[in-house]
RNA sequence: AAAAAUGCUUUCUAGGGUUCCGAUUUGCGUUUGCAGCAAGUGCUGGUCCGAGAGGAAGCUGCCUCAAAAGAGGGACACGGAGGGAUAAAAGCCCGGGAGAA
Numbered sequence: 001a002a003a004a005a006u007g008c009u010u011u012c013u014a015g016g017g018u019u020c021c022g023a024u025u026u027g028c029g030u031u032u033g034c035a036g037c038a039a040g041u042g043c044u045g046g047u048c049c050g051a052g053a054g055g056a057a058g059c060u061g062c063c064u065c066a067a068a069a070g071a072g073g074g075a076c077a078c079g080g081a082g083g084g085a086u087a088a089a090a091g092c093c094c095g096g097g098a099g100a101a
Stems, first nucleotide, its partner, number of pairs: 007059006015049002020046002022043001023041006062073004076096001078099001082094003
């Protein structure tokens, strides 16, 4: 700047695993030790991912009032299994899906 219409953006959290950091185990190594290398362990954590139906904030299609400028509103929402991506997983995506009332 444009777009979108049970709309979009930012941020936080529930939650998530293991790329990186850290922690830790074993082995090698080391002048005793430190440093270092390899293979592991999600391990309180940091980086990271992260909600349509969670929080906060912002901008709106749209609605009402108004001559206009502007002001106000901008709702509701029970939900598998299975699959997908990423390093890997998840209330992420398929998905306001399939279903249910």